RNA sequence: GCGCCGGUGGUCCAGUGGCUAAGACAUUGGCCUUCCAAGCCAACGACCCGGGUUCGAUUCCCGGUCGGCGCA
Numbered sequence: 001g002c003g004c005c006g007g008u009g010g011u012c013c014a015g016u017g018g019c020u021a022a023g024a025c026a027u028u029g030g031c032c033u034u035c036c037a038a039g040c041c042a043a044c045g046a047c048c049c050g051g052g053u054u055c056g057a058u059u060c061c062c063g064g065u066c067g068g069c070g071c072a
Base pairs, nucleotide, nucleotide: 001071002070003069004068005067006066007065010025011024012023018055027043028042029041030040031039048064049063050062051061052060
C1' cells in the first nucleotide's frame, strides 16, 4: 500500500429501515439477614465521525478514523 471483518452504557455483547435499543456483569439505593455473602426489586448509563438515500437510518450507500486478520 491492497483486501476482508469489526467499532452499540464502565465491561462483554444482541439487535433490526419505524416500537421504550434487549440481556449479562459492574456501580448506586432498597428488601432480606444478627452481620456479611448469596438472592430479590429498582435506578443509572450506549449506537466511532462526516455526508448521502429515505417520510423515517444504530441498520442501507460513500468517505474518514480506530482496532483485528491476511497479502505484498

Record summary: A computed fold for a 72-nucleotide RNA from an archaeon, annotated as transfer RNA. Its Rfam family is "tRNA". It is annotated as a transfer RNA. The RNAcentral record of the sequence draws on ENA.